Annotation:
The prediction has a mean pLDDT of 84. Predicted 3D model of an 83-nucleotide RNA (c-di-GMP-I riboswitch aptamer) from Bacillus fonticola. It was read from a public genome assembly, where an Rfam model found it. The source organism's lineage runs through Bacteria, Bacillati, Bacillota, Caryophanales and Bacillus. It matches the Rfam family "c-di-GMP-I riboswitch aptamer". Rfam's curators write: GEMM was predicted in a large-scale screen for bacterial structured RNA regulatory elements.
[in-house]
RNA sequence: CUAUGGCAAAGGCAAACUUGUUGAAAAAUAAGGACGCAAAGCUACGGGUCUAUCGCUGAUGCUAUGAUCGGCGUGUUACCAUU
Numbered sequence: 001c002u003a004u005g006g007c008a009a010a011g012g013c014a015a016a017c018u019u020g021u022u023g024a025a026a027a028a029u030a031a032g033g034a035c036g037c038a039a040a041g042c043u044a045c046g047g048g049u050c051u052a053u054c055g056c057u058g059a060u061g062c063u064a065u066g067a068u069c070g071g072c073g074u075g076u077u078a079c080c081a082u083u
Base pairs, nucleotide, nucleotide: 003082004081005080006079012037013036017032018031019030020029021028022027035070041076042075045073046072048068049067050066055062056061
């Protein structure tokens, strides 16, 4: 450096739920809490999914500039072990 893995060791993250805050909502965030995770670190770049304030429509509704990485992929970085 590459590939594979998480046996061992050292660690890391934190689902659902509850409370507070922000938001039109989806959802995010802080604290508590652990279902789990070998990238459950980062990236909104691609497609998927969610929401529909504003806007459009005679109406049912449509619509992303909003959100989602613990839904998928890409890119990028990282601990240890083996090769």